[in-house]
RNA sequence: AAAUAUCUUCAGGGCGAGGUGCAAUUCCUCACCGGUGGUUACAGCCCACGAGCCGGAGAAUACUCCGCGCAGAUUCGGUGUGAUUCCGAAGCCGACGGUACAGUCCGGACGAAAGAAGAAAAAA
Numbered sequence: 001a002a003a004u005a006u007c008u009u010c011a012g013g014g015c016g017a018g019g020u021g022c023a024a025u026u027c028c029u030c031a032c033c034g035g036u037g038g039u040u041a042c043a044g045c046c047c048a049c050g051a052g053c054c055g056g057a058g059a060a061u062a063c064u065c066c067g068c069g070c071a072g073a074u075u076c077g078g079u080g081u082g083a084u085u086c087c088g089a090a091g092c093c094g095a096c097g098g099u100a101c102a103g104u105c106c107g108g109a110c111g112a113a114a115g116a117a118g119a120a121a122a123a124a
Stems, first nucleotide, its partner, number of pairs: 006119005016030004031104002033094002035049004044092002052070002054067005074090005096107003
């Protein structure tokens, strides 16, 4: 010096107005929001990952593993060496349980986690 293992901290945003109705932040009109890594250049909708749910296997439980299982979306024009990422325009999408049908409310969750930053030490 590199690599490996260890520990600590951090790690998701958003219903405002009107309408109908006994009742809706759930329906209708407008509004609002966008995790992590990658990608010649900045991404909710290009590629992948994470949380959630379902099924199967193992385990006394906690939990772990497996699954092209579920769960979602972009085009046109411009600039440029290069952008489905920028600029302009028009669109689209959003787990499960609860409740008048929910991306935005309540709940699992003061949880977990992709990952980010940092700390200090030992062995070969």